This is a predicted structure of a 1457-nucleotide RNA (small-subunit ribosomal RNA) from an uncultured bacterium. The RNAcentral record of the sequence draws on ENA.
RNA sequence: GAUGAACGCUAGCGGCAGGCCUAAUACAUGCAAGUCGAACGAGAUUGUUGUAGCAAUAUGACAUGAAAGUGGCGCACGGGUGCGUAACACGUAUGCAAUCUACCUCUGAUUGGGGGAUAGCUUCGAGAAAUCGGAAUUAAUACCCCAUAACAUAAUUGAAUGGCAUCAUUUGAUUAUCAAACCUCCGGGGAUCAGAGAUGAGCAUGCGCAACAUUAGCUAGUUGGUAAGGUAAUGGCUUACCAAGGCUACGAUGUUUAGGGGGUCUGAGAGGAUGAUCCCCCACACUGGUACUGAGACACGGACCAGACUCCUACGGGAGGCAGCAGUAGGGAAUAUUGGUCAAUGGAGGCAACUCUGAACCAGCCAUGCCGCGUGCAGGAUGACGGCCCUCUGGGUUGUAAACUGCUUUUAUACGGGAAGAAAAAAUGCUACGUGUAGCACAUUGACGGUACCGUAAGAAUAAGGAUCGGCUAACUCCGUGCCAGCAGCCGCGGUAAUACGGAGGAUCCAAGCGUUGUCCGGAUUUAUUGGGUUUAAAGGGUGCGUAGGCGGAUCUUUAAGUCGGUGGUGAAAGCCUGCAGCUCAACUGUAGAACAGCCAUUGAAACUGAAGAUCUUGAAUUAGGUUAAAGUAGGCGGAAUGUAUCAUGUAGCGGUGAAAUGCUUAGAUAUGAUACAGAACACCGAUAGCGAAGGCAGCUUGCUGAACCUAUAUUGACGCUCAUGCACGAAAGCGUGGGGAGCAAACAGGAUUAGAUACCCUGGUAGUCCACGCCCUAAACGAUGUCAACUGGUUGUUGGGUCUUCACUGACUCAGUAACGAAGCUAACGCGUGAAGUUGACCGCCUGGGGAGUACGGCCGCAAGGUUGAAACUCAAAGGAAUUGACGGGGACCCGCACAAGCGGUGGAUGAUGUGGUUUAAUUCGAUGCAACGCGAAAAACCUUACCCACCUUUGACAUGUACGGAACUCGCCAGAGAUGGCUUGGUGCUCGAAAGAGAGCCGUAACACAGGUGCUGCAUGGCUGUCGUCAGCUCGUGUCGUGAGAUGUUGGGUUAAGUCCCGCAACGAGCGCAACCCUUGUCAUUAGUUGCUACAUUCAGUUGGGCACUCUAAGGAGACUGCCGGUGUUAAACCGGAGGAAGGUGGGGAUGACGUCAAGUCCUCAUGGCCCUUAUGACCAGGGCUACACACGUGCUACAAUGGCCGGUACAAAGAGUUGCGAGACCGCAAGGUGGAGCCAAUCUCAAAAAGCCGGUCUCAGUUCGGAUUGGAGUCUGCAACUCGACUCCAUGAAGUCGGAAUCGCUAGUAAUCGCGGAUCAGCAUGCCGCGGUGAAUACGUUCCCGGGCCUUGUACACACCGCCCGUCACACCACGGGAGUCGAUUGGUCCCGAAGUGCGUGAGCUAACCCGCAAGGGAGGCAGCGUCCUAAGGAAUGGUCGGUGACUGGGGUG
Repeated sequence: GAUGAACGCUAGCGGCAGGCCUAAUACAUGCAAGUCGAACGAGAUUGUUGUAGCAAUAUGACAUGAAAGUGGCGCACGGGUGCGUAACACGUAUGCAAUCUACCUCUGAUUGGGGGAUAGCUUCGAGAAAUCGGAAUUAAUACCCCAUAACAUAAUUGAAUGGCAUCAUUUGAUUAUCAAACCUCCGGGGAUCAGAGAUGAGCAUGCGCAACAUUAGCUAGUUGGUAAGGUAAUGGCUUACCAAGGCUACGAUGUUUAGGGGGUCUGAGAGGAUGAUCCCCCACACUGGUACUGAGACACGGACCAGACUCCUACGGGAGGCAGCAGUAGGGAAUAUUGGUCAAUGGAGGCAACUCUGAACCAGCCAUGCCGCGUGCAGGAUGACGGCCCUCUGGGUUGUAAACUGCUUUUAUACGGGAAGAAAAAAUGCUACGUGUAGCACAUUGACGGUACCGUAAGAAUAAGGAUCGGCUAACUCCGUGCCAGCAGCCGCGGUAAUACGGAGGAUCCAAGCGUUGUCCGGAUUUAUUGGGUUUAAAGGGUGCGUAGGCGGAUCUUUAAGUCGGUGGUGAAAGCCUGCAGCUCAACUGUAGAACAGCCAUUGAAACUGAAGAUCUUGAAUUAGGUUAAAGUAGGCGGAAUGUAUCAUGUAGCGGUGAAAUGCUUAGAUAUGAUACAGAACACCGAUAGCGAAGGCAGCUUGCUGAACCUAUAUUGACGCUCAUGCACGAAAGCGUGGGGAGCAAACAGGAUUAGAUACCCUGGUAGUCCACGCCCUAAACGAUGUCAACUGGUUGUUGGGUCUUCACUGACUCAGUAACGAAGCUAACGCGUGAAGUUGACCGCCUGGGGAGUACGGCCGCAAGGUUGAAACUCAAAGGAAUUGACGGGGACCCGCACAAGCGGUGGAUGAUGUGGUUUAAUUCGAUGCAACGCGAAAAACCUUACCCACCUUUGACAUGUACGGAACUCGCCAGAGAUGGCUUGGUGCUCGAAAGAGAGCCGUAACACAGGUGCUGCAUGGCUGUCGUCAGCUCGUGUCGUGAGAUGUUGGGUUAAGUCCCGCAACGAGCGCAACCCUUGUCAUUAGUUGCUACAUUCAGUUGGGCACUCUAAGGAGACUGCCGGUGUUAAACCGGAGGAAGGUGGGGAUGACGUCAAGUCCUCAUGGCCCUUAUGACCAGGGCUACACACGUGCUACAAUGGCCGGUACAAAGAGUUGCGAGACCGCAAGGUGGAGCCAAUCUCAAAAAGCCGGUCUCAGUUCGGAUUGGAGUCUGCAACUCGACUCCAUGAAGUCGGAAUCGCUAGUAAUCGCGGAUCAGCAUGCCGCGGUGAAUACGUUCCCGGGCCUUGUACACACCGCCCGUCACACCACGGGAGUCGAUUGGUCCCGAAGUGCGUGAGCUAACCCGCAAGGGAGGCAGCGUCCUAAGGAAUGGUCGGUGACUGGGGUG
């Protein structure tokens, strides 16, 4: 885009079309084929009118002519359907000298004479009916006979003309045979014979017209001939005889499917799909068979028979055929009225009037389609109300939309008017001419339909929906939901902020429709003729030979099959296309034209292809000469090694492995020497060397066979290339028979390894490996690259041959191979590149998404194993190639780090402290969870803190802003209560402005509402802050260049560094964030400044005082260090090593400083914040409790286990801090914690403050101790409203575990570890924690193999959530489709046999018989009928084969989850 469509929602009108695609299922009812009285007899009924009669009635005449019958024509058309049919069925083009044709037209001729019946009617009879029988009687255009016979037909026999011929045309003779029908309205109509035409039909032929080869052979009237029969006619159409043919790979036969065409849909076309409506042809009419009648049928609304089904029945017997129009049931997703009329068109009959006509014309139903129209138009902003949204009391949008004002009236409604279609067609009459036509006159005929159309009236009045809005694809927001419900054409949405689900608002697209579903074509160059591919994506056959086929070198001549022109015929109409025209337009229709790629005939051309003939040598082959090689095959020979055997020497192990063990060995191994035997394979040479078609081929030598190359003499003369089917060869393994068997070695056994180890390793070991013969026929049979031929730059190596050159070595050239690199070109890229994957030609094989599957079934081959050919159902949205960036690797190279190693000290064991988990609880608030949570948030949980629990209590609130009113704020005291709170009560009257009144600020109280409040949820909605990789050296950009692109380059490489630090090189050149430096501190020096600091001089108990600022110290700004200097190494580099000087040396030590990013890392409980939630509570207040629980587990630190120690006494030396709600001296009291008291100090001044380890002296003497200090009892101190839950400290007493800690694990490289004490923050009180400070003060580092982490380069990758990745198979479960399957059921078909209806033919016909003949007659004859027989034959039956389908216990693999 299309549709005979269906379904969902919706629906105003009209025009034109269309309407059982399924059950060719079954059908109730009505209608669809009759007509003619001008062929015939007879005549119901009714009317008019006579006669007789009073009447009933009887009897005439005229008219009317029902129903039925004889006869004629029609019923073979029209209408329906698509079962069958793969076929001369259809289409197209021819042919019939091989044919027929009623009615119709034209022409010629004729219509004379006879005869016998029969239906109807009447009567009798049978039957339920359908229907039938007998008798009597009658007519014809029914039937029969005769005459006539030009013509016709048949037989016999002539002539002429034409033709190559079979023969054709014309015309004679003789013989034989064949006609008729009459009716009439008197106009006419009909009948017969013959000829011609027209129309229709029959037959034959060429070409075209489905699928399957998992259908390869088929055929017996089969193929042909002769003769006969039959037909309208040819013909095996049929029969007899004779011959053995005929078809087939250019697809026979079989199976499946199917009406064919014009056309229709789609497509740029070529094509693909299709065959409704309309037209042509065919086939069929319940299923099967058969003939009759007829011009025509083997007959839709005829006949006979058989079968199935339905109906009637009196049970004896009968009837029926909607695939005609309506209609019914059924089937189905689905398809209409039991309508009107013959008015028109057409058909049948008729002289005609006319009758019939479900053909046809109309109407009805259905948005089924196409086309047209309408549902209003103009103005109208306060941009109304409402809805929706938002940054929320202001905007945006719906939206000029509405309201409102004005205008119009198509359509619908009502009323009125009102066609064309109708032709004087037919009939009647008249006229003209020439029978019949033409003209004129008169009256008549419309189903549709009072329809189309026209007019009038009123009034915006009667009229909009559907789908969609994540991308493709035009159109976005809110709410609800929360991987639920759902959506979905593909990708994919949905797990609490969904433009994707559902609703709403808005928008978009179509519009009386809109969507969905099905189907077809397109896009799809995705079967490629136009117009594809095959190294790696699917795809080159394992290789060769070769048949058919396809293709084929040069020159000349002829021909005209192909090819290219001209002309003629045909190519139905409709349709498509174009012009014009008619319905108001359009759809639709009319008319004219063009077109219809074809076929047939005829006539030309001769280039090319073909065909025929003649010639040529360049393709191909042969010959001559030479060369080469693991080419094949059959023999012979050889040495090394291995194993075994014998002998000898010799003694305890050998062998084997990562390490071992199994194994061998004192019965003498292994080792060594000698001899012998056996089988297999051939070291070195040996090489991207050679040969072969491929597989493949290796010691030496002989025979036989094949091949290639080179040189160039001669010959043949296109003999060529490729190759479906076919034939041959074809590694290894395997199979069969017979040999052989040293070594090796599937299976197997043992030993190891391991969680296991049906493996890798070891010790053994059988098939096999070897030979002969025969099979198998497959490989990553690979160059993953078919064969042949031509053309297209080069360079380098190597093998074989040759030419030229050189004294020679060599060098140059050339042909044939074999390798490496590369130009153009090609390629998706990788890559290929004269040996093409380049540019072309010829031929063959193969491919068409992945899986299922190289499977199943069938066929063929095989002894088997198996091979070959080779599907489908089902399932997925990918599978795959090449390259890129990362990440990863029990890959590689290089480098670093307390990473290992070397050391020192710990943790893990004990007690208690602290944090966490778990458990418990009314609550044990919450968070942090590998490194990177766990002495963490918390630099202080008795109350408070506090977020938790229980109880009490409050509601504009404990806190903020706004409004109104009142009051200064504030304050004394009492009562109730656990308190919050409630009640009562005393004092008080301020500040600013203003003269005052009053106003204002601030505070308090009351009231109502906006709102407050939330440590409630979401750190996976966020900001900010932080941790971590990691203080690791990395991370990027601009321009340029390279690549189709992702990307690359730079940033890689060579050195070097702590460093992407620096240097050199380089299609790169530069730059940025990081590194480093700049900052702080510490180490040295000088300068400046000296109080509270220091002090050499003097002085004192004492820096106490004087003097001083040199020193120490303090704190400001400076100096100093830069690989600067020297030597060596290195690329004349960067840099490194060593040295000098220096307080310090190569970053001097320490700190601050943390690139791009990673971990949805942590934090909504610091703060901020979106959304959600609570609002007399999840907010606020208050009392008490809890966060402090305790079978247990873990982390982190303290103290210890002791003599390098404990205790007692004496004695020495710091730094850095803090202090007025504070530090608190001296003094006194207390054993002590502490108390009394209060000098000094807002601090270089005073205080905390004693430093401790250390040193000196003493004691203890290895023990659960004079170690260790938990726990417990008693007594106290301090802080605080308050130490019960639940603080710290002191004294007396008590004196637990613990004797150095399993597996494992942590820190540290120098003023470091270890050890010792001091201070501070928090804080009323409460440090074993944290943050700082100084004192004493080590050991070790060979080195980078390993563990962990990291950096750079490279490599592989099927990973990209990135190895904590991906992913294979079994098993278990669920579902799905398929194969096999004892069977079983059905369909179809073959051959054989039985039976055999109706019926044609044939035979017979003793029964019956009007027409003609003979006969006076009786009777006979001819002819016919019944009957019988027979050939054929439908249906049926029997046994047996083939093919296909359904189903089947069980079973097999496959797919999905």
Its Rfam family is "Bacterial small subunit ribosomal RNA".